[in-house]
RNA sequence: GCUCCCUUAGUUUAACGGAUAGAACACGGGCCUCCGAAGCUCGUAAUGCAGGUUCAAUUCCUGCAGGGAGCA
Numbered sequence: 001g002c003u004c005c006c007u008u009a010g011u012u013u014a015a016c017g018g019a020u021a022g023a024a025c026a027c028g029g030g031c032c033u034c035c036g037a038a039g040c041u042c043g044u045a046a047u048g049c050a051g052g053u054u055c056a057a058u059u060c061c062u063g064c065a066g067g068g069a070g071c072a
Stems, first nucleotide, its partner, number of pairs: 001071007010025004018055001027043005048064005
């Protein structure tokens, strides 16, 4: 330098172009307990950035950023 893949919550991850963006762990509150742990229950929290296409974009297209793989 060229080609390809990945980027969603603190972490691991789901989601035919139409969902209230879903879960698990973690975290916070409550119940339970003498106090914790465990268990039960409720809750907070996410689409890398900028454009484009579309009635509608996590999803499709372009550029950029970060990470990875291959070739040279």